[in-house]
Description
A computed fold for a 73-nucleotide RNA from a Patescibacteria group bacterium, annotated as transfer RNA. RNAcentral holds the sequence, with entries from ENA. Rfam family: tRNA. Rfam classes the family as a transfer RNA. The prediction has a mean pLDDT of 80.
C1' cells in the first nucleotide's frame, strides 16, 4: 500500500437469507420473605462505535471517520 471480518446495556449475546415493536442471561435498584444475609418471588433500570445519506420506516442498505483482529504485498 491492497483486501476481508467485526463494533448492540456495566459484562456476555440474539435479532437469518429478505429493512417493519431492539430481546435474553448475568449484574444493578426497589419491594416481599428472613432476627440479618444468601437463596427464592415480584417489579423496575439500562444499549445498536461517531457523523452523514437513502427510505413512510435503518442494528440491518450506501458513504465517511475511529477502533480491534486476520490475509496479501
Nucleotide at each position: 500500500g491492497g483486501g476481508g471480518u467485526c463494533u448492540u446495556a456495566g459484562c456476555a449475546u440474539a435479532a437469518u437469507c429478505c429493512g417493519g415493536u431492539a430481546g435474553u442471561g448475568c449484574g444493578g435498584c426497589u419491594g416481599g420473605c428472613u432476627c440479618c444475609a444468601g437463596a427464592c418471588c415480584a417489579g423496575c433500570u439500562g444499549a445498536u462505535g461517531g457523523g452523514g445519506g437513502u427510505u413512510c420506516a435503518a442494528a440491518u442498505c450506501c458513504c465517511u471517520c475511529a477502533g480491534a483482529c486476520c490475509c496479501c504485498a